[in-house]
RNA sequence: AAUAUAUUGUGGCAAACUUAUCAAAAGAUAAGGACGCAAAGCCGUGGGUCUAAGGGAAGAUAUCCUAUGAUUGCCAGGUUGCCGAU
Numbered sequence: 001a002a003u004a005u006a007u008u009g010u011g012g013c014a015a016a017c018u019u020a021u022c023a024a025a026a027g028a029u030a031a032g033g034a035c036g037c038a039a040a041g042c043c044g045u046g047g048g049u050c051u052a053a054g055g056g057a058a059g060a061u062a063u064c065c066u067a068u069g070a071u072u073g074c075c076a077g078g079u080u081g082c083c084g085a086u
Stems, first nucleotide, its partner, number of pairs: 009083001012037002017032006035073001041079003045076003048071003054066004
């Protein structure tokens, strides 16, 4: 110096829920709030999942298909990175 494992403290993030705003919706943002998280930092790149405005089918106000919308706190991949002790 690098890799791996376990523990402690400091620091960090913030689910559900509530309020406000935005959005067709899914959802996002901000404030409050903590279920959890060692990458719950960053990137939809692949798969999965959610929504279906527009478009299409259908034909009557039904229903079905579709992402160019969303999700990285669903999984993989890429990339960066963390103090002290053993």